Predicted 3D model of a 382-nucleotide RNA (Bacterial RNase P class A) from Nostocoides sp.
Its Rfam family is "Bacterial RNase P class A". The family's RNA type in Rfam is ribozyme.
The coordinates come from a structure-prediction model, not an experiment, and the mean pLDDT is 79.
It is recorded under the gene name rnpB.
The organism belongs to Nostocoides, within Bacteria.
The RNAcentral record of the sequence draws on ENA.
RNA sequence: AGAGUCGGCCAGGCGGUCGCGGCCCCGGGCAACCGGGUCGAGGAACGUCCGGACUCCACCGGGCACGGUGGUGGCUAACAGCCACCCGGGGUGACCCGCGGGACAGUGCCACAGAGAGCAGACCGCCGCAUGCGGCAUCCGCCGGAUGCGGUCAGGGUGAAAGGGUGGUGUAAGAGACCACCAGCGGCCUGGGUGACCAGGUCGGCUCGGCAAACCCCACCGGGAGCAAGUCCGAGCAGCGUGCGGUUGAGGGCGGCCCGUCCGAGCACGCGGGUAGGACGCUCGAGCCCGCCGGCAACGGCGGGCCUAGAUGGAUGAUCGCCACCCGGCGCGCGGCGACGUGGGCCGGGGACAGAAUCCGGCGUAUCGGCCGACUCUUCUC
Numbered sequence: 001a002g003a004g005u006c007g008g009c010c011a012g013g014c015g016g017u018c019g020c021g022g023c024c025c026c027g028g029g030c031a032a033c034c035g036g037g038u039c040g041a042g043g044a045a046c047g048u049c050c051g052g053a054c055u056c057c058a059c060c061g062g063g064c065a066c067g068g069u070g071g072u073g074g075c076u077a078a079c080a081g082c083c084a085c086c087c088g089g090g091g092u093g094a095c096c097c098g099c100g101g102g103a104c105a106g107u108g109c110c111a112c113a114g115a116g117a118g119c120a121g122a123c124c125g126c127c128g129c130a131u132g133c134g135g136c137a138u139c140c141g142c143c144g145g146a147u148g149c150g151g152u153c154a155g156g157g158u159g160a161a162a163g164g165g166u167g168g169u170g171u172a173a174g175a176g177a178c179c180a181c182c183a184g185c186g187g188c189c190u191g192g193g194u195g196a197c198c199a200g201g202u203c204g205g206c207u208c209g210g211c212a213a214a215c216c217c218c219a220c221c222g223g224g225a226g227c228a229a230g231u232c233c234g235a236g237c238a239g240c241g242u243g244c245g246g247u248u249g250a251g252g253g254c255g256g257c258c259c260g261u262c263c264g265a266g267c268a269c270g271c272g273g274g275u276a277g278g279a280c281g282c283u284c285g286a287g288c289c290c291g292c293c294g295g296c297a298a299c300g301g302c303g304g305g306c307c308u309a310g311a312u313g314g315a316u317g318a319u320c321g322c323c324a325c326c327c328g329g330c331g332c333g334c335g336g337c338g339a340c341g342u343g344g345g346c347c348g349g350g351g352a353c354a355g356a357a358u359c360c361g362g363c364g365u366a367u368c369g370g371c372c373g374a375c376u377c378u379u380c381u382c
Base pairs, nucleotide, nucleotide: 001378002377003376004375005374006373007372008371009370010369012323013322014321015320016319017318018317020040021039022038023037024036026035027034028033042353046364047363049362050361051360052359053358054226055225056224057223066222067221068220069219070218071085072084073083074082075081086100087098088097089096090095101217102216106215107214108211109210110209123156124155125152126151127150128149129148130147131146133144134143135142136141164182165181166180167179168178169177183207185204186203187202188201189200190199191198192197230280231279232278233277239271240270241269242268243267244266251263252262253261254260287306288305289304290303291302292301293300294299325350326349327348328347329346330345332343333342334341335340
């Protein structure tokens, strides 16, 4: 210099004008409200896929069913999350990926192709025997192809997958049929590790297919519903009870009271449930920031500081100016033979994804752009 890998961070800034929601020992107003102060979205607030807190319901205990999880050790309130390691796969490497228990408990499936897909199989090939034919040869016989029966899995061919690999013995031809070495599997032993597992030795039959995100088996976990949870207050209408009243007129209108006047058959109180509506739940919490300590890390402990939206048809916005950033075009200066690099100028354009609604921990997905750190490979120079 070029090409990459991993991790972290930001999500334009300042000012003017208009506008919105919460709160206030603030000012004005009888009040509605006005003015002032202060606070006002995110890294994903999103999807609602997991896990919890919280609330109500159910619940002696155990089992079945159903669902979930699945290498090992740790972290955590918990998890399908995270960290570290193991094993397998990919990459020269930094590093990345794994839906990673069990296929000698049982059942099932293995498309297409292919002769044969599970205690397999003979299409071509190879070999033997029988029959008959052709050619050569005086004879013994030799060669070739055809048909039938049989042997064979070494070779060809099919397939994702065809019962280990190489060499030899053997055979009519062959074959773990037998032998040596290697690979793999299983048992045992030794050593290391908390463990998954790793390394070494020895023995064995000679080789054993794949799929469990097919049923199933094993181990562990799981009661249901969700803030429209749930709790409190509560008009009106209806119900029940008591009292008063129905011309000796309760009650109501005429601005509060008396008189007066008009209307007049219902009115008042209480009770329980509870609709509309209101309030609580509601945001101080497994909280955020900084420092130190323990730990490889996830994370934990201690100390200090901070309070940071709570709406309910649902606020957090719009616009203008300047600056900064990115992209495209034009021309200029500097370095270089050049490709090109770099600095500033003018014009035009751009700024994403998205948006709280009980809260929290994760995962997944979307995102214009920009910044920082660690590391790897290749080439060159000193």